RNAcentral holds the full RNA, with entries from ENA and SILVA. Predicted 3D model of a 350-nucleotide part of an RNA (small-subunit ribosomal RNA, central domain) from an uncultured bacterium. Its mean pLDDT, the model's own confidence on a scale to 100, is 88.

[in-house]
Context: one part of a larger RNA
């Protein structure tokens, strides 16, 4: 250095954008760096090994050859890499024309429920459980009608449906705005994949200023249950949940499956396109692209499963593993206000 792995064993970064380096489609010509051959010099001697030989043998000494994979030079060879030149269009990317959609922001905006105010019928209960009890209630609750205040979440539609790179997105309108997809034809012509570091997004709690605060509800208070009950139930109830700016940067961040590109049986249901056969049109039906589910060949797997959306056969680059436990700890460093993150051992131990 090469050889094994990474759905569940121990391993795929949470997720993208992207320097540098990796790697790169075809078709001609040039070069000859890289690669191949040829020669030639050099590769010290000893020493290893072959082979003779001398000491009676052997150690051990002589002689000779091979090695010494290597490195300079000079001539060549041009498939393949490179590296120059000129094309090409299939990969990428532009244009048109159509599409679908909780993509991302902002701003206005409904209606229904809860819950609190005021008034209006009304009276003795209501609430709450396995049962109770705190609790609310003659200062008039609960029910029931009007009216009004805030806030937060959008029933049905909704759907193994859609859209998003992932975290995630759902009432309606109007504005900015980002990606997809499908059909044509012109264009550019390799302009491409990855991607260490970087940098940017990033649920949910949490923090930090400032609002806001219905409903829920950690902490906490009370009843209850129990032997106890720091818990389940039940009555309150603050941070939190909500906005607005800044931080935080982690999750079972899950498809426990990095990213791209190519090949390899069907069968069956959904989305969104274009097309064709028929058609008045519409639906069926049939092709085809692009998603997204199931079942299943082959192949694969320890087994379970996977299986054109591979875990399956191949190529290109990146992340990671290397027995349990101490341990994702300690200490140092970076980074946060902090809470901590992150990077990342040892000894001892089985």
């Nucleotide at each position: 250095c090469u050889g094994g792995g990474c759905g569940u064993a121990a391993a795929g970064c949470g997720c993208a954008c992207g320097c540098a380096g990796g790697c790169u489609g075809u078709c001609a010509g040039a070069u000859a760096a890289g690669u191949c051959a040829a020669a030639u010099g050099u590769g010290a001697a000893a020493g290893c090994c072959c082979c003779u030989u001398g000491c009676u043998c052997a150690a051990c000494g002589a002689g000779g050859g091979a090695a010494u994979u290597g490195c300079g030079u000079u001539c060549g060879a041009a498939a393949c890499u490179g590296u120059c030149u000129g094309g090409c269009u299939u990969g990428a990317g532009u244009u048109c024309g159509a599409g679908a959609g909780a993509g991302g922001g902002a701003a206005g905006u409904g209606g229904a429920a809860u819950u609190c105010c005021a008034g209006g019928u009304g009276u003795a209960g209501a609430g709450g459980u396995g049962a109770a009890a705190u609790u609310c209630g003659u200062u008039g609750a609960u029910a029931u009608c009007u009216g009004g205040a805030g806030g937060a979440a959008c029933a049905c539609c909704g759907g193994c449906g859609g859209c998003g790179a992932a975290g995630g997105c759902g009432g309606c309108u109007u504005c900015c705005u980002g990606g997809c997809u499908c059909g044509a034809u012109a264009c550019u012509g390799a302009c491409g994949c990855u991607g260490a570091g970087g940098u940017g997004c990033g649920a949910a709690a949490g923090c930090g200023u400032g609002g806001g605060g219905a409903g829920c509800a950690a902490a906490c208070a009370g009843g209850a249950u129990u032997a106890g009950a720091u818990a389940c139930c039940c009555u309150g109830g603050u941070a939190g949940u909500c906005c607005a700016c800044g931080c935080c940067g982690u999750a079972a961040a899950c498809g426990a499956u990095g990213a791209a590109u190519g090949c390899u049986a069907g069968g069956u249901g959904u989305u969104g396109g274009a097309g064709g056969u028929a058609u008045u049109c519409a639906c069926c039906c049939c092709u085809u692209c692009a998603g997204u589910g199931c079942c299943g060949c082959a192949g694969u797997u320890a087994a379970c499963g996977c299986g054109u959306u591979a875990a399956g056969c191949a190529u290109u680059c990146c992340g990671c593993c290397u027995g349990g436990g101490g341990a994702g700890u300690a200490c140092g460093g970076u980074c946060g206000c902090a809470a901590g993150a992150u990077u990342a051992a040892a000894a001892c131990u089985c």